Background: A computed fold for a 339-nucleotide RNA from a soil metagenome, annotated as Bacterial RNase P class A. The sequence is in RNAcentral, with records from MGnify.
[in-house]
RNA sequence: CAGGCCGGGUGACCGCGGCGCUUCUCCAGAAGCGUCGAGGAAAGUCCGGACACCGCAGGGCAGGACGCUCCCGAGAUCGUUCACCGACACGAGGGAGGCGGCGAAAGCCGACGGAAAGUGGCACAGAAAACAGACCGCCGGUCGCGGAUCUCCGGAGUCGCGGCCGGUAAGGGUGAAACGGUGGGGUAAGAGCCCACCAGCGGCCCUGGCGACAGGGCCGGCUUGUCAAACCCCGUCCGGUGCAAGGCGAACAGGCUCCGCCGACGCAGCCCGCCGAGGAGCCGGGUAGCCGCACAGAUGGAUGGUCAUCCUCGACAGAAUCCGGCUUACAGGCCUGCU
Numbered sequence: 001c002a003g004g005c006c007g008g009g010u011g012a013c014c015g016c017g018g019c020g021c022u023u024c025u026c027c028a029g030a031a032g033c034g035u036c037g038a039g040g041a042a043a044g045u046c047c048g049g050a051c052a053c054c055g056c057a058g059g060g061c062a063g064g065a066c067g068c069u070c071c072c073g074a075g076a077u078c079g080u081u082c083a084c085c086g087a088c089a090c091g092a093g094g095g096a097g098g099c100g101g102c103g104a105a106a107g108c109c110g111a112c113g114g115a116a117a118g119u120g121g122c123a124c125a126g127a128a129a130a131c132a133g134a135c136c137g138c139c140g141g142u143c144g145c146g147g148a149u150c151u152c153c154g155g156a157g158u159c160g161c162g163g164c165c166g167g168u169a170a171g172g173g174u175g176a177a178a179c180g181g182u183g184g185g186g187u188a189a190g191a192g193c194c195c196a197c198c199a200g201c202g203g204c205c206c207u208g209g210c211g212a213c214a215g216g217g218c219c220g221g222c223u224u225g226u227c228a229a230a231c232c233c234c235g236u237c238c239g240g241u242g243c244a245a246g247g248c249g250a251a252c253a254g255g256c257u258c259c260g261c262c263g264a265c266g267c268a269g270c271c272c273g274c275c276g277a278g279g280a281g282c283c284g285g286g287u288a289g290c291c292g293c294a295c296a297g298a299u300g301g302a303u304g305g306u307c308a309u310c311c312u313c314g315a316c317a318g319a320a321u322c323c324g325g326c327u328u329a330c331a332g333g334c335c336u337g338c339u
Base pairs, nucleotide, nucleotide: 001337002336003335004334005333006332008310009309010308011307012306013305014304016037017036018035019034020033021032022031023030024029039316043327044326046325047324048323049322050321051242052241053240054239063238064237065236066235067234068097069096070095071094072093075090077087078086079085098112099110100109101108102107113233114232118231119230120227121226122225135172136171137168138167139166140165141164142163143162144161145160146159147158149156150155180198181197182196183195184194185193199223201220202219203218204217205216206215207214208213246291247290248289254283255282256281257280258279259278262276263275265273266272311314
């Protein structure tokens, strides 16, 4: 440095929940015995899927996720409905590589398509931060002043300083980054302005590799800053909601029909009508409960406590539909390999 593993042990007593058996019983349950009873992350709920319901002719817009190569990958999709089998350009993620960066090394890190389609950003410093720019410096022109020299006394050229106009990107300086590097030619001074070599970019070819890619050769123009986890462009994929899904479904209340003729009214009485109470049946709703639901497993929700003893003195943390991943938290200890 990398990978893997453990996550206090033992015993006694008292408890808790599920299941099974036996016994008792006032039939609601109780007791006894046996057996099982949290994790490596049960966590975050971040991905993928199963499962369930809704939606769905086909396509698009919007939105979201992802983006080097090969292989694996629960499952998805397609091939005949299912299974087997085959295909696959889907698939969270994993392994091995390529490329780039870091490290002395083992090794670690990388959302790793496009910055030469467009828009935008680049603090401070600095003249200028992207169709660039002139602070110092260098060079040319012009004006003024001054010095020395020459002079035919009109000036001439030269040197220095200052102002103005212009050229320059070589040098200095700033910066994380300054528009290829070194050398030569060239020029007033300079500059890919030109040339040689090197670096980079593009095109073609050869060799190795399944591939990403690597090595080499030739040619070209002369160089294109950086940021896309900024907008954006290109390519691929994605219907929505989650077990409070969803299914069954009491009781009470409600609606309808019928029965009986109990009561009140129309009416003094019967029939009849209507209202109310009673009984029966049916209906909608979907609460309680049951299922969904598990080789832990509920809907007041169990998985614990005390004591003794030993040791290296014990961390992070506790299920709620299930499975596969990722990430995060973690006292201490063990094993293997490598530098």
Of the family's consensus pairs, 92% are formed in the model. The prediction has a mean pLDDT of 76.